[in-house]
RNA sequence: GCCCGAGUGGCGGAACUGGUAGACGCACAGGACUUAAAAUCCUGCGAUGUAACAAUCGUACCGGUUCGAUUCCGGUCUCGGGCA
Numbered sequence: 001g002c003c004c005g006a007g008u009g010g011c012g013g014a015a016c017u018g019g020u021a022g023a024c025g026c027a028c029a030g031g032a033c034u035u036a037a038a039a040u041c042c043u044g045c046g047a048u049g050u051a052a053c054a055a056u057c058g059u060a061c062c063g064g065u066u067c068g069a070u071u072c073c074g075g076u077c078u079c080g081g082g083c084a
Base pairs, nucleotide, nucleotide: 001083002082003081004080005079006078007077010026011025012024019067028044029043030042031041032040046057047056048055060076061075062074063073064072
C1' cells in the first nucleotide's frame, strides 16, 4: 500500500429484511431479609436539563439517501486479521 471484519450506557452484549435504541447479563446505588454479613428478593441505574417532572440529545466521527438510519451509500479515525 491493497483486501476483510469490528466500533452501541461503567463493562460484556442484543436490536436479522430500514419503523419505540439501549433487551439480557455483570457491576453499582437504595430497600427487604439477617444478631451481622453472604446468598436471595424488590426498585433504580446514558448525557444535558429541572426543585422534582417535563423536554431535548445520544449507536467511533463527518456528510448523503429516505417520511423515517444502529441498519443503506461516500469519506475519515481507531482496533483486529490476511496479502504483498
Annotation
The RNA shown here (transfer RNA) has 84 nucleotides and comes from a Vallitaleaceae bacterium. The sequence was found in a public genome assembly. The prediction has a mean pLDDT of 82. Rfam family: tRNA. By type it is a transfer RNA.